[in-house]
RNA sequence: AUCCUGGUCCAGGAUGAACGUUGGCGACGUGUAUCAGGCAUGCAAGUCGCGCGCCCAGCCCCAGUUUUAUGAUUAUCAAUGGUAAAACUGGGGCUGGGAGCGGCGAACGGGUUAGUAAUACCUUGGUAUAUACCAUCAAGAUGGGGAUAGCCACUUGAAAAAGUGGGUAAUACCCAAUAGUCCCAGCCCCAGUUUUAUGAUUAUCAAUGGUAAAACUGGGGCUGGGUAAAAGAGCAAUCUGCUUGAUGAUUAGCCUUGGUCCUAUCAGGUUGUUGGUGAGGUAAUGGCUCACCAAGCCGAUGACGGGUAGGGGGACUGAGAGGUUGGCCCCCAACAGGGACACUGAGACACGGGUCCCACUCCUACGGGAGGCAGCAGUUAAGAAUAUUCGGCAAUGGGCGAAAGCCUGACCGAGCGACGUCGCGUGCAGGAAGAAGGGCUAUGGCCUGUAAACUGCUUUUAUAAAGGAAGAAUUUCGAUGACUGUACUUUAUGAAUAAGAGGUUGCUAAUUACGUGCCAGCAGCAGCGGUAAUACGUAAGCCUCAAAUGUUGUCCGGAUUAAUUGGGCGUAAAGGGUGUGUAGGAGGUCAAAUGCGUCUUGUUUUAAAUUCUUGGGCCCAACCUAAGAGCUGGGCAAGAUACGGUUUGACUAGAGGAUGUUCGAGGUGAGUGGAACAGCUGGUGUAGGGGUGGAAUCCGUUGAUAUCAGCUGGAACACCAAAAGCGAAGGCAACUCACUAAAACACUCCUGACUCUGAAACACGAAAGCAUGGGUAGCGAAGAGGAUUAGAUACCCUCGUAGUCCAUGCCCUAAACUUUGGAUGCUAGCUAUUUCGAGUAUCGACCCUCGGAGUGGCGAAGCUAACGCGUUAAGCAUCCCGCCUGGGAAGUACGAGCGCAAGCUUAAAACUCAAAGGAAUAGACGGGGACUCGCACAAGCGGUGGAUCAUGUGGUUUAAUUCGAUGCCACACGAGGAACCUUACCAGGGUUUGAAAUCUCGUUGACCGUUUUUCGAAAGAAGAACUUUCUAUUAAGACAGCGAGACAGGUGUUGCAUGGUUGUCGUCAGCUCGUGGCUUGAGUUGUUCCCUUAAGUGGGGUAACGAGCGCAACCCCUAUCCUAUGUUAUAUGUGUCAUAGGAGACCGCCCAGCCCCAGUUUUAUGAUUAAAUUAAUGGUAAAACUGGGGCUGGGAGGAAGGUGGGGAUGACGCCAAAUCAGCAUGGCCCUUUGACACCCUGGGCUACACACAUGAUACAAUGGUCAGCACAAAGAGUUGCUAAAUCGCAAGAUGGAGCCAAUCUCAUAAAACUGGCCUCAGUUCGGAUUGAGGGCUGCAAUUCGCCCUCAUGAAGUUGGAAUCGCUAGUAAUCGCGGAUCAGAUAUGCCGCGGUGAAUACGUUCUCGAGUCCUGUACUCACCGCCCGUCACGUCAAGGGAGCUGGGAAUACCCGAAAUUCGCUUAUGGCGGAUUAAGGUAGGCUUGGUAACAGGGACGAAGUCGUAACAAGGCACCGGUA
Repeated sequence: AUCCUGGUCCAGGAUGAACGUUGGCGACGUGUAUCAGGCAUGCAAGUCGCGCGCCCAGCCCCAGUUUUAUGAUUAUCAAUGGUAAAACUGGGGCUGGGAGCGGCGAACGGGUUAGUAAUACCUUGGUAUAUACCAUCAAGAUGGGGAUAGCCACUUGAAAAAGUGGGUAAUACCCAAUAGUCCCAGCCCCAGUUUUAUGAUUAUCAAUGGUAAAACUGGGGCUGGGUAAAAGAGCAAUCUGCUUGAUGAUUAGCCUUGGUCCUAUCAGGUUGUUGGUGAGGUAAUGGCUCACCAAGCCGAUGACGGGUAGGGGGACUGAGAGGUUGGCCCCCAACAGGGACACUGAGACACGGGUCCCACUCCUACGGGAGGCAGCAGUUAAGAAUAUUCGGCAAUGGGCGAAAGCCUGACCGAGCGACGUCGCGUGCAGGAAGAAGGGCUAUGGCCUGUAAACUGCUUUUAUAAAGGAAGAAUUUCGAUGACUGUACUUUAUGAAUAAGAGGUUGCUAAUUACGUGCCAGCAGCAGCGGUAAUACGUAAGCCUCAAAUGUUGUCCGGAUUAAUUGGGCGUAAAGGGUGUGUAGGAGGUCAAAUGCGUCUUGUUUUAAAUUCUUGGGCCCAACCUAAGAGCUGGGCAAGAUACGGUUUGACUAGAGGAUGUUCGAGGUGAGUGGAACAGCUGGUGUAGGGGUGGAAUCCGUUGAUAUCAGCUGGAACACCAAAAGCGAAGGCAACUCACUAAAACACUCCUGACUCUGAAACACGAAAGCAUGGGUAGCGAAGAGGAUUAGAUACCCUCGUAGUCCAUGCCCUAAACUUUGGAUGCUAGCUAUUUCGAGUAUCGACCCUCGGAGUGGCGAAGCUAACGCGUUAAGCAUCCCGCCUGGGAAGUACGAGCGCAAGCUUAAAACUCAAAGGAAUAGACGGGGACUCGCACAAGCGGUGGAUCAUGUGGUUUAAUUCGAUGCCACACGAGGAACCUUACCAGGGUUUGAAAUCUCGUUGACCGUUUUUCGAAAGAAGAACUUUCUAUUAAGACAGCGAGACAGGUGUUGCAUGGUUGUCGUCAGCUCGUGGCUUGAGUUGUUCCCUUAAGUGGGGUAACGAGCGCAACCCCUAUCCUAUGUUAUAUGUGUCAUAGGAGACCGCCCAGCCCCAGUUUUAUGAUUAAAUUAAUGGUAAAACUGGGGCUGGGAGGAAGGUGGGGAUGACGCCAAAUCAGCAUGGCCCUUUGACACCCUGGGCUACACACAUGAUACAAUGGUCAGCACAAAGAGUUGCUAAAUCGCAAGAUGGAGCCAAUCUCAUAAAACUGGCCUCAGUUCGGAUUGAGGGCUGCAAUUCGCCCUCAUGAAGUUGGAAUCGCUAGUAAUCGCGGAUCAGAUAUGCCGCGGUGAAUACGUUCUCGAGUCCUGUACUCACCGCCCGUCACGUCAAGGGAGCUGGGAAUACCCGAAAUUCGCUUAUGGCGGAUUAAGGUAGGCUUGGUAACAGGGACGAAGUCGUAACAAGGCACCGGUA
């Protein structure tokens, strides 16, 4: 990387929502989901005077009295009567108000969802019932009576209210009468249903009709008893009421079928319980209640208990099936501060009625009283959160009334809230190769963007003015609109009044810049951020939706992730350890019946609203509305009868039985046997034995081990033996006997579906373990000792207890595995084996063929994620059971059952993670395997590690000891050469457009150069003198100084931003590609295999065929020869030699052997076809021959023989390997007044307790020293090499010939060889160190150079563990040269030649590498991964001495109101029963909290070990102790 499994996350829709940001308008909806917590204030249920009596006020009428005025009668006074007004009294009428009696209503309407899992709800069917007002029908209403409220008087009380006395009315109440079709009781008749008996018809079963009796129901008739009534209005007619009954309608009660959440970690529940008889009670059935009798009733189809919850129509979602939900609207139920109770009434056990108890609030004179917003507003509390103390009865509806009318927080409207749905708008058209601003940029430009400005147009909306509806008329007329001057219409003004939110890494539509630098922060998941962030923050752009937009919560979807539709269980989670078998589920063939399931048709129901379709109405839409469909369901009726069910009859293929035969470690019990082992006794015999990787503990001279003989003991049964056999599984193995179970086959016969599976239950169930009693040879937990080890509570060894064994009883678990439940049927074969039978054959058996039943292997189809399975299925199907639903926490906690215990079975959650897992793939790795190679080991030679010194490094020191390189692949490395310089470091002194570069401007005029003064360590600073240019007309320019500005500069940082270059594996033989093939795929094949090679070199074979980079070759040097030339060499010739060109080596030639391939011939064999002697075809095997290829050995030729030797050449890649200090370079940093740049002097890089690395010199006689004497190659040289000669002991000096080099010089090669001395010593070895004197280079030799001479003469006597190089002209040894360079610390490095070995059996081991196979929990790849304790912090859950709440019951005590019963001195009092609240008690159940102890999860860098993954270094794992 792949496929699969599996969880997690997201995109959609919805919401009585809330929160953030923003906010123009309208229509229609909707709005305390939390404390069924508490409530101030107002209103929410009254009405009727045509039921009644009063009181008050007003008006009218009548009568009376008084007063006043008037005018009449009269001659006058007086008087009389009249009229008018006022006052008073009485009566009557009308209107309004008040409380009361009475009637109806208040049981509706409105609210809420606490309780309730069934007395609820939905649905189906029913009846033992009631029903005010309403409708229809029938009948009736006679005669009496006594009270009472109001009122008056008095009394008590703060109040609320109460009491006493007096008198009063009714459609209030009572008595009597009358009545039926009302009620009760009895009798008679009729009809129906059921049961029983009887006899009749048909042949039987049975059916049909008949008769009789009983019970029940209904109807009719008769007799007896009981029970009614009210009036009001009106002139009247009459109307409205009243009483009784019947019917209807409506409403209600009760019963009933089916449905209705989670929990079995709730399995038994129940005593009025279940039923009966009788009684009571109710409108009515009924244990509803009571007495008696019986002992029933419910329950795994889940009773009882616990938790949660109002139910439905419907709503949301979904393709559907389903899932979730029940706010608004409608139906039903329940409730009214928490409880209990009844009264009234048609109806209540009553939200705005009553009584009592409790809690709370208020008033109080403390004696006592009042109250109930879950009605509408409103308030407070709670909360993330939910509105006005609005208008009106105009409409709709309700109550009362004859009516007018009154009441109505129902309702109609308005107000508030973007809370939701729907609709409209925020302008439209033109307008640049494109303003400004902003952003980006490759500096060209691009984007914002026709966007704006600007021009023209429009006026939805807004504002103003004018006009102006419908909703409303039906009940006599008339009057009547809250909304509302609203909707709507017209006119005017003017683009005017109106855009945001979220996102922009992927999922997911949309990207750039800057800032930040694992910080700040983001995040639904994956994840982003550690200096170039499309992921954080900002800006710009872009995307989506839009008066909204996001977030959060919840539900459905996606999720086939609970799978009926529509999943699985060999290895991913998942088959029960096994069987017997109950309930249950499923079930063979034929026929008949039935018609239960099933199907069809009709009908009824499934309220309305909702949904869908088609119309209609608000401008459209949302919304409203009409019709239809639908509402997948239930009931009834009729029909069909294939299939399933049921009943009946039959059958034999399933199953079982009988008969015969057979196999087997099947089981139980008893007995017997030999080998081995141990012990004991005795004999022989002597010093060891045993044990291990090696040892030791241990045994043994008191005689072991060994060996022989005998005895005793316990346990296990070699060979046979096998992929074998038997058993349900666990399991079963010497032999014999007894008892016993199962299976297979064969042949017929019998039974006749008797079958399959199987919750619960029961039985069995390895080992370990437990109990009791035996037994104990070997083995052997624990334990002891010895080893090993850093440790070793282990592995190894010596001992050894329990145990292992037997009997009896428990335990009940295993990786109890074929990790694969049982049964049945079907679907190619080949082969092996066990066992039975048949056929053939035989005297019999074997062999052979066939048929069953088992046990294995390989495989068609098919299946599977793959691996694999494959007639013994993991294939195709059916039936039944068990089990699974991400990992961890956890098979744990709590509870329960079982157990003597250990423990087992059943079995969660909080919390936490985004994975855990299966199969296969490519690598890497393995203290895995096979093969092969390499100075890898071995065989050899010489070293290092010990000494002294040199050089490098670490460390330390220092002002600085500049920097880099750090296992192999750093450490005589960068550096092929630090006294100054180099130099980057340190101290001090200086400079700032700079030491060097380019450009611009200003200014000066030369610049340059030479000489020189002062200060200074120098750099430098300040001067002086001399000289003084060119083009040229002033100017301007070239050039230079100074000043200013762009800029320079940096060995500062990042090699983990880079280029380039380099190291390493490794000069190892590998690394890949195209096409094709295989695989679901990652991938594979090719490149594996066989032979061979130094080689993936070549050949053969082959689902591969080809190709590329590597290998080899081509290139250079060298070995042999030839040719040409001839500066130099040489006396000449000449050609050692030099230069140039060429030849030559290739399994090319010969021989032998081995292997492979192809062909031909012969023989043998079996197959097919024809045929049956034989022929043909193709196959297999063997032999011979021919040809080809590869390898091995030998030979010829040749200077060289098997790539002749060496070099250059380094595949794909690995190590974030090295280098920013060689160079280049992105980003960052320092520097414009004093620096991280630049210059200078001095110092440092050379320090020195120490450690390491690489070397040099030695330790001596294969040597040292002295003398003599011989032979190279390759180089270098003009700032150079420097000769001869002379001087000096020498270094060196003088000298200057020659040489730009085959010519001259450096330059004597050394070891070797010859001879002398030294004679095994710290030496004639060794030369460090030190002193003195000199020489050379160079401004300069102190820090800090080299050389010479004399003197000094240290360590060291061959080097521990360990380790390095080398396979031939190599190692070893000996000198020579060069680069760098003034000189030199060079013993380094790079080259050159001289002398010149030894050894390789071989691949066991070490290291490294290659190919293939294998295992893997690794992939940053074993320097991997990973486990547990301990320590620290955080979190959740369980236990917990206790402490403290809730709930439901039980027992007892007490017991209000109320009902009922009884007593009684009877308007009263007392008592009994039932009972709320309360109290006491012990338990049950469920929460909170808690010292403490234990476990769990999580937490960048803690401790100890190393258990697992490879044979993980003792294979791992399961159960048990």
Record summary
The RNA shown here (small-subunit ribosomal RNA) has 1521 nucleotides and comes from a Minisyncoccia bacterium. The sequence is in RNAcentral, with records from SILVA. It matches the Rfam family "Bacterial small subunit ribosomal RNA".